A computed fold for a 372-nucleotide RNA from an Actinomycetota bacterium, annotated as Bacterial RNase P class A. It is recorded under the gene name rnpB. Its mean pLDDT, the model's own confidence on a scale to 100, is 78. The source organism's lineage runs through Bacteria, Bacillati and Actinomycetota.
[in-house]
RNA sequence: UGAGUCGGCCGGGCGGCCGCGGCGGGUCACACCGUCGAGGAAAGUCCGGACUCCGUAGAGCACGGUGGUGGCCAACAGCCACCCACGGUGACGUGCGGGACAGUGCCACAGAGAACAGACCGCCAACGGCCCGCGCCACGCGCGCGGGUGCGGGCAAGGGUGAAACGGUGAGGUAAGAGCUCACCAGCACCGUCGGUGACGGCGGUGGCUCGGUAAACCCCACCGGGAGCAAGACCAAGAUGCCGACGGGCUGCUCGUCCGAUGUCGGCAGGUGGGUCGCACCGAGGCGUCCAGUGAUGGGCGUCCCAGAUGGAUGGUCGCCCCCACCCCUCGCGGGUGGGACAGAAUCCGGCUUACAGGCCGACUCAUUCG
Numbered sequence: 001u002g003a004g005u006c007g008g009c010c011g012g013g014c015g016g017c018c019g020c021g022g023c024g025g026g027u028c029a030c031a032c033c034g035u036c037g038a039g040g041a042a043a044g045u046c047c048g049g050a051c052u053c054c055g056u057a058g059a060g061c062a063c064g065g066u067g068g069u070g071g072c073c074a075a076c077a078g079c080c081a082c083c084c085a086c087g088g089u090g091a092c093g094u095g096c097g098g099g100a101c102a103g104u105g106c107c108a109c110a111g112a113g114a115a116c117a118g119a120c121c122g123c124c125a126a127c128g129g130c131c132c133g134c135g136c137c138a139c140g141c142g143c144g145c146g147g148g149u150g151c152g153g154g155c156a157a158g159g160g161u162g163a164a165a166c167g168g169u170g171a172g173g174u175a176a177g178a179g180c181u182c183a184c185c186a187g188c189a190c191c192g193u194c195g196g197u198g199a200c201g202g203c204g205g206u207g208g209c210u211c212g213g214u215a216a217a218c219c220c221c222a223c224c225g226g227g228a229g230c231a232a233g234a235c236c237a238a239g240a241u242g243c244c245g246a247c248g249g250g251c252u253g254c255u256c257g258u259c260c261g262a263u264g265u266c267g268g269c270a271g272g273u274g275g276g277u278c279g280c281a282c283c284g285a286g287g288c289g290u291c292c293a294g295u296g297a298u299g300g301g302c303g304u305c306c307c308a309g310a311u312g313g314a315u316g317g318u319c320g321c322c323c324c325c326a327c328c329c330c331u332c333g334c335g336g337g338u339g340g341g342a343c344a345g346a347a348u349c350c351g352g353c354u355u356a357c358a359g360g361c362c363g364a365c366u367c368a369u370u371c372g
Base pairs, nucleotide, nucleotide: 001368002367003366004365005364006363007362008361009360010359012322013321014320015319016318017317018316020037021036022035023034024033025032039343043354044353046352047351048350049349050348051229052228053227054226063225064224065223066222067221068082069081070080071079072078083097084095085094086093087092098220099219103218104217105214106213107212120159121158122155123154124153127152128151129149130148131147132146133145134144135143136142167185168184169183170182171181172180186210187209188207189206190205191204192203193202194201195200233278234277235276236275241270242269243268244267245266246265247264248260249259250258251257286305287304288303289302290301291300292299293298323341324340325339326338327337328336329335
């Protein structure tokens, strides 16, 4: 200098005017004053919790979830470090990464054959059969020798199909062949040993053991899991309704009791609609700064701050200057003009994941090339 990998951050700034919401002050009430007022994703609502109500002896089944190892965390399907596999020259990236000798199922098309398989082409005359020749003969297609034939049969090396065909190379062996045998290589299983907390890795040995794939197929194993959600839920409670009592009248001379009544007035009680208050904005798995422990996620100490909040739902508009981008003009001077500045917007609150995002900044690392 060029090409890349990974991580973090910002995501317009300042001022004037008008406007909106919360809180505090102020006022009889306004007015007015002060102060605070979106995000890195507030989003999707996909996981995990806090909180609330309901349920709940204990155990098991069913159902759902998770799935390399160790750690972090309130918890998680999250994060960190490592292992293994694959990709990349590399920085690094990707992985729904337990079990396929517990059992069952499935493996399209092509192909002979797709799981303890198979014989289409091909190879084979050792064996049985058949044919031919010669010899022997006690004559019987009886015996022997030689040749032929793929009919019975043997083989799985080679060809061919396929994503995948039951290890590879060489030698021995054979009628032809084959882990049939041997040497080396690859894999698998087991044993030993060394390193590591562990996943796992290194080394050595034994066994011809060569055993296909698929579990986001059923299934098996281990671990985890009650249900519903802030429209959760708690409280106050207008009107209306229901019940009780008193006041009026009848039965009566009186009391009690009972019945009736304009369904009147007053008092009490009940559930609870409209509505209101709390939950809810107070303080928290809290923000910022700093120190310590740790490779790191993270944890601990100290200091400091209080930091949005409605319930038709506030957080906006406009003007000026500056910044960035695009285009145009030009007397070329970082001059003038025009347009634009992403994605998006809280609603019980937190921790994650995922998705969207104009433009810009910073750091660490890798490869190539050149110079010293």